Model confidence (mean pLDDT): 83 of 100. A computed fold for a 1503-nucleotide RNA from an uncultured organism, annotated as small-subunit ribosomal RNA. The sequence is in RNAcentral, with records from ENA, Greengenes and SILVA.
RNA sequence: AGAACGAACGCUGGCGGCGUGGAUUAGGCAUGCAAGUCGAGCGGGAUCCUUGAGAUCAAUUCUUCGGAAGAGAAUUUCUUGGUGAGAGCGGCGAACGGGUGAGUAAUACGUGAGCAACCUGCCUCGAAGUUCGGGAUAGCCCGCCGAAAGGCGGAUUAAUACCGGAUGUGGUCCCCCGGUGCAUACCGGGGUGUCUAAAGAUGGGGAUCUUCGGACCUGUCGCUUCGAGAUGGGCUCGCGUCCUAUCAGCUUGUUGGCGGGGUAAUGGCCCACCAAGGCGAUGACGGGUAGCUGGUCUGAGAGGAUGGUCAGCCACACUGGGACUGAGACACUGCCCAGACUCCUACGGGGGGCUGCAGUCGAGAAUCAUUGUCAAUGCGCGAAAGCGUGAACAUGCGACGCCGCGUGCAGGAUGACGGCCUUCGGGUUGUAAACUGCUGUCAUGAGGGAACAAAGCUUGCGCGUGAACAGCGCGGGAGUUUGAUUGUACCUCAAGAGGAAGCCACGGCUAACUCUGUGCCAGCAGCCGCGGUAAUACAGAGGUGGCGAGCGUUGUUCGGAAUCACUGGGCGUAAAGGGUGCGUAGGCGGUCCGGUAUGUCGGAUGUGAAAUAUUGCGGCUCAACCGCGAAAGGUCAUUCGAAACUGCCGAACUGGAGUACUGGAGAGGAGAGCGGAAUUCUUGGUGUAGCGGUGAAAUGCGUAGAUAUCAAGAAGAACGCCGGUGGCGAAGGCGGCUCUCUGGACAGAUACUGACGCUGAGGCACGAAAGCUGGGGGAGCAAACAGGAUUAGAUACCCUGGUAGUCCCAGCCGUAAACGUUGUGCACUUGGUGUAGGAGGAAUUAUCCCCUUCUGUGCCGGAGUUAACGCGUUAAGUGCACCGCCUGGGGAGUACGGCCGCAAGGCUAAAACUCAAAGGAAUUGACGGGGGCCCGCACAAGCGGUGGAGCAUGUGGCUUAAUUCGAUGCAACGCGAAGAACCUUACCUGGGCUUGACAUGGAGAGGCUUCGGCCUAAACCGGUGAAAGUCGGUUGAACUCACACAGGUGCUGCAUGGCUGUCGUCAGCUCGUGCCGUGAGGUGUUGGGUUAAGUCCCGCAACGAGCGCAACCCCUGUCGUUAGUUGCCACUCCCGCAGAAAUGCGGGAAGCACUCUAGCGAGACUGCCUGUGACAAGCAGGAGGAAGGUGGGGAUGACGUCAAGUCAGUAUGGUCCUUAUGCCCAGGGCUGCACACGUGCUACAAUGGGCGGUACAAAAGGAAGCGAAGCCGCGAGGUGGAGCAAAUCCUCAAAGCCGUCCUCAGUUCGGAUCGCAGUCUGCAACCCGACUGCGUGAAGCUGGAAUCGCUAGUAAAGGCGUAUCAGCUACGACGCCUUGAAUACGUUCCCGGGCCUUGUACACACCGCCCGUCACAUCAUGAAAGCCGAUUGCACCCGAAGUCGCCGGGCUAACCUUUACUGGAGGCAGGCGCCGAAGGUGUGAUUGGUAAUUGGGAUGAAG
Repeated sequence: AGAACGAACGCUGGCGGCGUGGAUUAGGCAUGCAAGUCGAGCGGGAUCCUUGAGAUCAAUUCUUCGGAAGAGAAUUUCUUGGUGAGAGCGGCGAACGGGUGAGUAAUACGUGAGCAACCUGCCUCGAAGUUCGGGAUAGCCCGCCGAAAGGCGGAUUAAUACCGGAUGUGGUCCCCCGGUGCAUACCGGGGUGUCUAAAGAUGGGGAUCUUCGGACCUGUCGCUUCGAGAUGGGCUCGCGUCCUAUCAGCUUGUUGGCGGGGUAAUGGCCCACCAAGGCGAUGACGGGUAGCUGGUCUGAGAGGAUGGUCAGCCACACUGGGACUGAGACACUGCCCAGACUCCUACGGGGGGCUGCAGUCGAGAAUCAUUGUCAAUGCGCGAAAGCGUGAACAUGCGACGCCGCGUGCAGGAUGACGGCCUUCGGGUUGUAAACUGCUGUCAUGAGGGAACAAAGCUUGCGCGUGAACAGCGCGGGAGUUUGAUUGUACCUCAAGAGGAAGCCACGGCUAACUCUGUGCCAGCAGCCGCGGUAAUACAGAGGUGGCGAGCGUUGUUCGGAAUCACUGGGCGUAAAGGGUGCGUAGGCGGUCCGGUAUGUCGGAUGUGAAAUAUUGCGGCUCAACCGCGAAAGGUCAUUCGAAACUGCCGAACUGGAGUACUGGAGAGGAGAGCGGAAUUCUUGGUGUAGCGGUGAAAUGCGUAGAUAUCAAGAAGAACGCCGGUGGCGAAGGCGGCUCUCUGGACAGAUACUGACGCUGAGGCACGAAAGCUGGGGGAGCAAACAGGAUUAGAUACCCUGGUAGUCCCAGCCGUAAACGUUGUGCACUUGGUGUAGGAGGAAUUAUCCCCUUCUGUGCCGGAGUUAACGCGUUAAGUGCACCGCCUGGGGAGUACGGCCGCAAGGCUAAAACUCAAAGGAAUUGACGGGGGCCCGCACAAGCGGUGGAGCAUGUGGCUUAAUUCGAUGCAACGCGAAGAACCUUACCUGGGCUUGACAUGGAGAGGCUUCGGCCUAAACCGGUGAAAGUCGGUUGAACUCACACAGGUGCUGCAUGGCUGUCGUCAGCUCGUGCCGUGAGGUGUUGGGUUAAGUCCCGCAACGAGCGCAACCCCUGUCGUUAGUUGCCACUCCCGCAGAAAUGCGGGAAGCACUCUAGCGAGACUGCCUGUGACAAGCAGGAGGAAGGUGGGGAUGACGUCAAGUCAGUAUGGUCCUUAUGCCCAGGGCUGCACACGUGCUACAAUGGGCGGUACAAAAGGAAGCGAAGCCGCGAGGUGGAGCAAAUCCUCAAAGCCGUCCUCAGUUCGGAUCGCAGUCUGCAACCCGACUGCGUGAAGCUGGAAUCGCUAGUAAAGGCGUAUCAGCUACGACGCCUUGAAUACGUUCCCGGGCCUUGUACACACCGCCCGUCACAUCAUGAAAGCCGAUUGCACCCGAAGUCGCCGGGCUAACCUUUACUGGAGGCAGGCGCCGAAGGUGUGAUUGGUAAUUGGGAUGAAG
């Protein structure tokens, strides 16, 4: 990574269905509603209607005008009948339904039993009954008190209210009989015994009677008693049910008994008395947390987590206590009391309880409407109609969840525009869009339009009841009425793609990549980790991936995690074996027989609620959801069966275990005694100046005689040799000898016991050293301490001393790397070889050797095992039994608490916090003041230098407008620079330019043209200026414009290419295949030899190969050959000069012999010999040879290392500047100078310097060049110009040699510095050139610590040449030749390197890693004088309500009595008592917070 959720948050949001929604403050609540109903129980009756009567009014009519009649839905009084509100008495209900989860770890829940110890209203069935009386009281009325709430008194009244009597089917008690049961007992029957009941209401009715009410009959409902059932409950029991032992002991009504009380009922439930019990490591008691379950989530399962909605049970109802009523309550919307809170008040007193439904405030990350209806389902009441019901059913709100649907479909390439990327070609977004055609779900509008309705009522029919064609009950029929949701679901039509897509991710895990911005910033992050200028990791964009009306994040649970391991782990070294034994509980247990049936297995029966989950079928269009059925589900109960295993009982056995006997071995233990060596001390002798000690010393001892030596004596401790991975012991441990006492093991051969065994939580004992207490002892040694050294310091190591202690006795301590880091026991599983003890065999002179066997103790090693290392019959192998222990590192074996201890301390033993590791074994490297072998001018042996001086040059530093930049240990520093006066030049100052100093493209202009195209332009003069430039003019047919862009020695060498340095010309670095290893990796490449070499040989699980080494290449050394001009000139000839001549010199010819030049060849290969070596490779010596073992030198630099160097040589990504960071110019600077360093030159002198003479070279260069002779100048040089594009000319070495002067000095050494005068180059030598001459004549007399080069044609010394270049600061660099040494014993040491090996806590690799203190900051925590809470124990005080008990003098309708006054029975008020909530006082315990100060811990940046 997955799944889940009553979720929350962010972004987004079309529709519907089904679910679901206060998880926090059991915090407080305004308002409305949430439990009533019955008039067919009762008295009564407002209101309205109505009958009749009266009165008044009165339209209208009549009228004699006086009046009369008078409708009237007018008003009013009385009356009849009806209606029946509100309240009351009474009945039933209100104990259900609804809410919540505070409390509760068991009075709960789950499951299964029991009650012979129980109750049960309404309901059902059965039996029997329902009789005669009586007195009150609400309401209503009157009066009084009070603000109110409410109360008091009087009068009157009813009942299915209350009371008494009768009857007794029945029931109760008592007695008897029978049956049953494990049992206290229960069931049934009998008895002349005792006690014990009731109420009526209503419908209908033919006969008979009647006071006309009715009686009576009948139906229904009710009432009473009893029995039975059903339902619901009460009580009891078994089993199951969280964490904590840093809670180990708890308990006095406690445990039991007897007797009472109480209850529906058992019971210390309560009381009195008696006894002293009861519970507990199988966890009592205490503390913490928590409603339990069906189920839910997860998981392969076993498990783990959880208990919201739904369902069962429990508990609670503001907090605490209490009872009343009742079938049922100690009662959510009842009562009483106390408390807190709140409201009203007239201040006297009262009211209230949303954890019911809505709603409100608060707190919170967070959870809805103060909706509709009783239509359905259900409940209460009622005979019923019906009434009530915030139960319920509906609707609303919330993407909170699950499910379904949609946001279009098809065609459509110039692959459009736009976006993004780009290697600039293109790619991608992308058939995506546009466009064309089509469809019509959902939403919208219009129309139609269900189901949920069954009952009920009315009416007629059948059956039953009954005297009855009343009535009532049942069945089916007809009619009629009832819908909150709702005009909803659903159906039809219309219109139009029209109204409907987002979120997250894209470094790996993990599907998905690029650009831009940013620059260890901003930020991201689940883990690893990203970000410091090219970020697929931040932010944005494009693209892509995933999911989709959602998507992400956060939180929580399970999973992955075999990471608590029952399934299913471990303990030698990773965490983990107890220090060792004995042994209690417990766990486990040999062989055989019989029995039993606890475990075990099987069957049956009961139960395991429904829902859920699984499954079959079905209903909503599907699904979610729902319905019907099935199966499944227990460690359950009962019963039947099985008997192998286990247990139990009984009987037996000998193999396990033990006992007896014999024997030998042993530092096994305890006590006592004895011994010699050594040490120290004492005394005496000899003897003299030192001793002692160390790396070297000193302290110390010693002339007061040490050390040394001899003799004697004293004391304490330890026991040499033997002595041995030998012995003994459980471990710790045990070592001179003897004796006494004593434990264990082993071997042998028999006999006996008969499972007596193994392990072992607690417990007990032992337990090194050090330490402690008391008493002894004290030679040596020796913490502490003192002194001396060492050292930066040295509280150490070394030395000189020295006290506890070490020794003994007695007692504590109880720990160790107490280790085999390996618990004990038993069994099994190939071997080899030592050793100790015993026995046997065979054979012997032998008690030797040999063979077999048992026990112990070692080594090697097989299978097996192990992560590996390793272990391997003495297991870490294979099994069994039991115990102990572990669960990331640190914090910490610490704190607190407890126990132990005299103390020191020990045992037991956390957490907060913090880290992403800590660790094991092995691997490859690297490293080591590890080892072995071996190389190198690495050391050593030598020669010459540097470091001191002056100067040159480079660097640092300083300075400056600038002193441009880079190089910085070796491997920067005479380096880039093979040449800074200007230029160079990049720097500074100042002056200028802006398509530009330079490139490409375009346009226009001019000329030519074959219309393709091609060509062209600038020059001169003047002004100004430091110049660049600019302005003007002339000539000419005619040169301008704007933009793309140019340009940058600006930055990044840590973005790069290329090149280079370095290790290092070191001998290494790898690969293929195979083999070994779980793997990293190894082998090969190691080993034995050998080499300069991984060079070669041999061996070998390796066999081969590559890059390196070597060789091939160049130069050089010898020879041959070819070629002879410009080289050469021997021989020969000619000419000239000199000479008498020989001859010499010069020139020429001839020639190519020699030298030389430069091509090609030869030669050297350990080839030959001897020795050695492994018959090898090779090595040593020799011969020959110009050269000998790589002949010498060069070129050549493996895999890699140093983010080594270079963006300033060039190239180049990115980035920055663009009237400037580009370009041009003048001047300045790069040359500055208290200083420091590097590299050089010249010296300090006589192996020298000066002067004179004289000899020998290689290599290289030359045309804007080299430049001869001659002449001038002291010289630099000038003049001159022969010759030379060069084996032809330029062209000549110096040291050396010969001669001479100087004679050891700041000099005839040395030449710096300065002055003057010059030369040359150059536009120009002031800053700032080189050289020459004359003069001047500094430091310096061989250089401290230290340090460099060199092994032969080398070092050293000497000169010559070249590049760069006008010239030159060159004493540099690169080359060339000349002269030409010394030394190497050797590999101990320094440096660097190679190979093997070893250790490692290193891997940026020792310039590594890392520990502790201190200082600072932050965090959590312990202790702490105290302070403040919470919970709780005990003791005492006070004591409400209330039950119970007692009293009850006051009051008292029913019953009895009565003379009708009373009296009695009973009751009430009231009082007292026990108990008793809250409260108070005191004293403890537990727990939390806080605290001056203090302890350690963790973390932090570069202290």